[in-house]
Context: one part of a larger RNA
RNA sequence: UGACGGGGGCCCGCACAAGCGGAGGAACAUGUGGUUUAAUUCGAUGAUACGCGAGGAACCUUACCUGGACUUAAAUGUAGAUUGACAGGCUUAGAGAUAGGCUUUUCUUCGGACAAUUUACAAGGUGCUGCAUGGUUGUCGUCAGCUCGUGCCGUGAGGUGUCGGGUUAAGUCCCAUAACGAGCGCAACCCACGUUGUUAGUUGCCAGCACAUAAUGGUGGGCACUCUAACAAGACUGCCGGUGUAAACCGCGAGGGAGGUGUGGAUGACGUCAAAUCAGCACGGCCCUUACGUCCAGGGCUACAUACGUGUUACAAUGGUCGGUACAGAGGGCCGCUACAGGGUGACCUGAUGCCAAUCUCCAAAACCGAUCUCAGUUCGGAUCGAAGUCUACAACCCGACUUCGUGAAGCUGGAUUCGCUAGUAAUCGCAUAUCAGCCAUGAUGCGGUGAAUACGUUCCCGGGCCUUGUACA
Repeated sequence: UGACGGGGGCCCGCACAAGCGGAGGAACAUGUGGUUUAAUUCGAUGAUACGCGAGGAACCUUACCUGGACUUAAAUGUAGAUUGACAGGCUUAGAGAUAGGCUUUUCUUCGGACAAUUUACAAGGUGCUGCAUGGUUGUCGUCAGCUCGUGCCGUGAGGUGUCGGGUUAAGUCCCAUAACGAGCGCAACCCACGUUGUUAGUUGCCAGCACAUAAUGGUGGGCACUCUAACAAGACUGCCGGUGUAAACCGCGAGGGAGGUGUGGAUGACGUCAAAUCAGCACGGCCCUUACGUCCAGGGCUACAUACGUGUUACAAUGGUCGGUACAGAGGGCCGCUACAGGGUGACCUGAUGCCAAUCUCCAAAACCGAUCUCAGUUCGGAUCGAAGUCUACAACCCGACUUCGUGAAGCUGGAUUCGCUAGUAAUCGCAUAUCAGCCAUGAUGCGGUGAAUACGUUCCCGGGCCUUGUACA
């Protein structure tokens, strides 16, 4: 100087407390351990692995296994040699890769160009090492810290500044001061939302005036309004009162759409964990080179006495079922989204129209209004299984999703323990998108609808910051 303490002081955080809803019990989905296997490819492992890499494993992907094949090889270049091919079509053998047969088959200024075959040289490796590395990422932590120059103090390591008194979300600011300044962080600058104005008015809108219709901005017309999308204004403790030397704090004070960081996001200091990644990529070294490279078929990654994590659906009446009837936002769409009509109980099919989209379309559900069920393993719950189908795709056996009919398991609120959340939040309801032929999505990322309870307080648990103290630790 640090680190540590079941030392002390001060302070903060959904850390506790106060509340609301979950997990832990059930079934299933998914990931992991284990076991099994020819293979169940590899990585991630307290917090910081486990719906993680994977934002799509039937083939492909694919790295694994079994079997069948190739050896300058899948790509490109240089040099030499040879040829007019290669490729396409038809066809034979084969699981295919591949091998064979038939056929079609260049340009030219004759120098060559182009292409293929072959030889030589350069390949290839998801093989190892993340403890050789770059780059990127997680975490402490959006915590308030981490340092430097000059000066001063100390033999020196180092200290001071950065401490003290206040204050703040903040090393934020003020006062004091052998320190005076400065940098990286904090804050602000950026984006979204909330208010208003200006500009603009189609694909958006319709107040007033007309037209038309069973009805609809459908039409003329208009740009007021809504909205769209660019610019600008606005919030600064600015004003008032109180406390205070000041910084600042308090006020059911004013004004204001918004008030004290307005709310949310992006933004992550010096560093820590030899943290993660050589399988995104790059790269040093090592290793393989008729194989640890490459091609192909089939299988596997989907196994299943079991243990754990994360979820979904429930156990019901604040509910289930049936009928009627409203209201979003944000995204997507041409190998696409599809109105509408017809067929089918339905998944869907057939026809047809609009839209490269503020124009057309995908497009809500809880809620609300009625009816019914009356506390039961039930009209709860839907696992599992049987049958018949639909769709995608060369192909749904291993191993897809969906539909209909039947079947109707466990489960009556879950032990110790444990997780999330402070407001348009939790809870609850649906919608969209990426990936994608299809989809094992109950996942992930967004979007809106409905919409709470509680916080006395900081003794305790956990994590963190500052000062101080002890130490046989570094």